[in-house]
RNA sequence: AGCUCGCCGGACAGUCGCCGCUCUGGGUUUCGACCCAGGGGGGAGGAAAGUCCGGGCUCCAUAGGGCGAGGUGCCAGGUAACGCCUGGGCGGCGCGAGUCGACGGAAAGUGCAGCAGAAAGGAAACCGCCUAAGCACCCUCGGGUGCCGGUAAGGUUGAAAAGGUGCGGUAAGAGCGCACCGCAUGCCUGGCAACAGUGCAUGGCGAUGGUAAACCCCACCUGGAGCAAGACCAAAUAGGAGUCCAAUGGCGUGGCCCGCGCUGGACUCGGGUAGGUUGCUUGAGGCCUGUGGUGACGCAGGCCCUAGACGAAUGACUGUCCCCGACAGAACCCGGCUUACAGGCGAGCUCAU
Repeated sequence: AGCUCGCCGGACAGUCGCCGCUCUGGGUUUCGACCCAGGGGGGAGGAAAGUCCGGGCUCCAUAGGGCGAGGUGCCAGGUAACGCCUGGGCGGCGCGAGUCGACGGAAAGUGCAGCAGAAAGGAAACCGCCUAAGCACCCUCGGGUGCCGGUAAGGUUGAAAAGGUGCGGUAAGAGCGCACCGCAUGCCUGGCAACAGUGCAUGGCGAUGGUAAACCCCACCUGGAGCAAGACCAAAUAGGAGUCCAAUGGCGUGGCCCGCGCUGGACUCGGGUAGGUUGCUUGAGGCCUGUGGUGACGCAGGCCCUAGACGAAUGACUGUCCCCGACAGAACCCGGCUUACAGGCGAGCUCAU
């Protein structure tokens, strides 16, 4: 000057509050519990965030097959699972420690490629180079000019131009031939594999250009909704079902009858609203030690309990100190990823002097 991991995220004390837990005393009780007073103890994060993946749990459901849709995509392993993590391979970047990568298939088919350029995909003669062969003409007989042609070595355009270098070869050239390098195919060797190689053989190499975060092909995965999931208890009012009773009923009007008007009564049951309880925090949990493994991680032993609200607590004030304090607030839980973050600490490693 850098790289990679791990950790902290103002400290201490006092006073008054807030949300759970627990103990003691007193009171009420329908024996479930509740109320009052006092004591003790606990009370946000590394991301609680974005809600982007994966799972647990719950309900609907039975998801076997086909079609469709979406996702993932080098190899091996870890894990409850993953799009995560670890190790390895290959490629890019870096002197290096390291770091980044949607990294299957372009030899099944379809499609796409601006500008420039002669030619851009079973790709090309614009300039240049050549005149050996054939034809015509000229000639000082050496040759010259034109036609027909040959040529991808050189120039020009482009992100990309037909494997590269050299020697031979040729009229000039060209894998046309050869050597080396590269490439492809088959084998061999190493590796579980991806893949690799001073290995062997074959092939002159227009085979097989690029693009699949274009369609597509291949392999694998995926039922839906989510704690406002769901479960239990259960008023008032209205409605429902059943049983019994009354239908010569009951209520009103009225002195009574007729008349007229209104209408069943009691009990039980179940659904269900408000409300209450639960789900709710002991969990794929944390720490330490040992052990297996390169590692992610696994196994064994010991120790620990660390918010649980629901109009929703975690705050305010005072004092002392310092480097004067960033991003940010739980809401069913867990594993990840991503994003935000003042400042500080530790370990290992690299480069330069």